[in-house]
């Protein structure tokens, strides 16, 4: 330097997906109140609709969709993969500002898991953070042991 590996019974990602949920909610239709603005995610600009009654509110009927989450199933792995910035490059655009996908540069963080807090979400679901005490893997260091104590994956074991 290069090959193979290990952490763990909820490792870690992706695609397929039975269900639940969203939800009797949005939309649309009838009718009653009511009286001028509403709508096109945000702003501009431009457009639509509306006293032939718009928005809203309450009944009656009809009545969904996505973003997410997955019994199971196949698959790629083991910085697996997630996150903060930051540069580019696509989506939507008449323009902007968000927001979203991709690559690449650098930074944190060994894992799951619990709890709190904050963010996104309809959500008490899940997800990312941030802190918090165990837990468990790997090295170090004391130590007769049993066990303390520190680290961090650019780590650790094995060949060659």
């Nucleotide at each position: 330097a290069a090959u193979a590996g290990a952490g763990g019974u909820c490792g870690c990602g992706a695609c397929c997906a039975a269900u639940a949920a969203g939800a009797g909610u949005a939309c649309c239709u009838u009718u009653u109140c009511g009286g001028a603005g509403a709508c096109u995610g945000c702003c501009c600009a431009a457009g639509u609709c509306g006293a032939u009654g718009a928005u809203g509110a309450a009944a009656a009927g009809c009545g969904a969709a996505a973003g997410g989450a997955g019994c199971g199933g196949u698959u790629g792995c083991c910085g697996a993969a997630g996150u903060g910035u930051c540069a580019g490059u696509c989506c939507c655009c008449g323009g902007g500002a968000c927001g979203g996908g991709c690559u690449g540069g650098u930074g944190c963080u060994g894992g799951g898991a619990c709890g709190u807090a904050g963010u996104u979400g309809a959500a008490c679901a899940a997800a990312c953070u941030a802190c918090g005490g165990a837990c468990u893997g790997u090295c170090g260091c004391a130590g007769c042991a049993a066990u303390g104590c520190g680290g961090a994956g650019c780590g650790c074991u094995a060949u060659u």
Model confidence (mean pLDDT): 82 of 100. Predicted 3D model of a 160-nucleotide RNA (Lysine riboswitch aptamer) from uncultured Ligilactobacillus sp. Rfam family: Lysine riboswitch aptamer. The literature on the family includes a 2003 paper in Cell by Mandal et al., "Riboswitches Control Fundamental Biochemical Pathways in Bacillus subtilis and Other Bacteria". The source organism's lineage runs through Bacteria, Bacillota, Bacilli, Lactobacillales and Ligilactobacillus.